[in-house]
RNA sequence: CCAGACAAAGGCAAACCGCUUGAGAAGGCGGGGCGCAAAGCCACGGGUCCAGCGGGGUAAAGCAACUUGCUUUGCCCAACGGAUAGCCGGGCUGCCGAGG
Repeated sequence: CCAGACAAAGGCAAACCGCUUGAGAAGGCGGGGCGCAAAGCCACGGGUCCAGCGGGGUAAAGCAACUUGCUUUGCCCAACGGAUAGCCGGGCUGCCGAGG
């Protein structure tokens, strides 16, 4: 340096449950333990997910005006907005030492 051993010492913790934050995806803490050799850290590229505010579209109702504008409510879209690092790629850092 490669590679990851039914090695040793340790580490992390999915689903689910409780409490909690958030509009939500999801996050935090505790229990739990499916898994993980980077399941340590970083949203840079792709994927997936969210849709409160803002943006775009559309329907109805209302108001103004004379074929357009505004308001309210509902629905749809999805980034220049978020979430996910335990979806993949990339970057940074790192424990052990059977084997090559």